[in-house]
Molecule: transfer RNA
Organism: Nocardiopsaceae bacterium
């Protein structure tokens, strides 16, 4: 010092060909139960790693930039 891959919700991971963000566990209610758990209903919770730029519209394309893994030397 070069090349690849990844970065999304507390945790694990979806999100195609840009049309604006979900899903399971978890976490708050309320039912159910003498209680707990299991089971139903609802509900909250996100600067999409940071930054720029391109568009009407970026998680998604382009650039640098940081952190993690690999591979060459």
């Nucleotide at each position: 010092g070069g090349g690849g891959c990844u970065a999304u919700a507390g945790c694990u991971c979806a999100g195609c060909u840009g049309g604006a963000a979900g899903a399971g566990c978890a976490c708050c209610u309320g039912g159910u139960u003498u209680g707990c758990a299991u089971c139903c209903a609802g509900g909250g919770g996100g600067u999409c790693a940071g930054g720029g730029g391109u568009u009407c519209a970026a998680a998604u394309c382009c650039c640098c930039u940081u952190a993690g893994c690999u591979c060459c030397a």